Transfer RNA from Candidatus Kerfeldbacteria bacterium CG_4_10_14_0_8_um_filter_42_10, 72 nucleotides, folded computationally. Rfam family: tRNA. By type it is a transfer RNA. Gene Ontology term of the family: triplet codon-amino acid adaptor activity. It was read from a public genome assembly. Its mean pLDDT, the model's own confidence on a scale to 100, is 81.
[in-house]
RNA sequence: UCCUGAGUAGCUCAAUGGUAGAGCAACCGGCUGUUAACCGGUAGGUUCUCGGUUCGAGCCCGAGCUCAGGAG
Numbered sequence: 001u002c003c004u005g006a007g008u009a010g011c012u013c014a015a016u017g018g019u020a021g022a023g024c025a026a027c028c029g030g031c032u033g034u035u036a037a038c039c040g041g042u043a044g045g046u047u048c049u050c051g052g053u054u055c056g057a058g059c060c061c062g063a064g065c066u067c068a069g070g071a072g
Stems, first nucleotide, its partner, number of pairs: 001071007010024004018055001026042005048064005
């Protein structure tokens, strides 16, 4: 320098262009003599950035940034 993939909650990951969710973690409660385990609930999001397309974008398109892999 070129090619490919990835970037979404604290972490790991979902989400056919039509209300952004799950598990774990955190917090509150239930259960228990107590803790753990188990059960229920709550909170937590500038979906990497800037543009474009669209009635509507996490999703499609362009550029950029970061990371990983590959080629030279």